[in-house]
RNA sequence: ACUUUAUUUACGCUUAAUUUCCAGCAUUUCCAGCUGGAAAGCGGGGGAACCAGUCAAUUGGGGCGAAUCAUUGAGCUAUACAAUGUAGGGUACCAUCUUACCCGAGUCCGUCAGCUAACCUCGUCAGUAGUGGAUGGGUCUG
Repeated sequence: ACUUUAUUUACGCUUAAUUUCCAGCAUUUCCAGCUGGAAAGCGGGGGAACCAGUCAAUUGGGGCGAAUCAUUGAGCUAUACAAUGUAGGGUACCAUCUUACCCGAGUCCGUCAGCUAACCUCGUCAGUAGUGGAUGGGUCUG
């Protein structure tokens, strides 16, 4: 100096998934922790008129999410498995271009939902060490 592995680091990163307050549990007390609740913030669904749509029908249909689609394995039972790609998405201020790496899942409703003001309703998890360059803008510090 380079490469690999492990640990630490949670100011951070992906995500809507954060902050504050009250009560109880536990505790010698406080902080922290756990449980329940409330509020704010952020996010999702349902739901008129107008507009859109022009037949519908288990070939079910629809929602959250970046996570769709295609070819092949395969003259195969195929919404399964595997491979190769791909719409799309991520990488420490923002935008554009470029480069490298990575993801391209899962799950819910239950025959039912276009948009949608008022209104109604739900969530606030889970995971994690993952690059550089150029141009412009911005913030902070000296």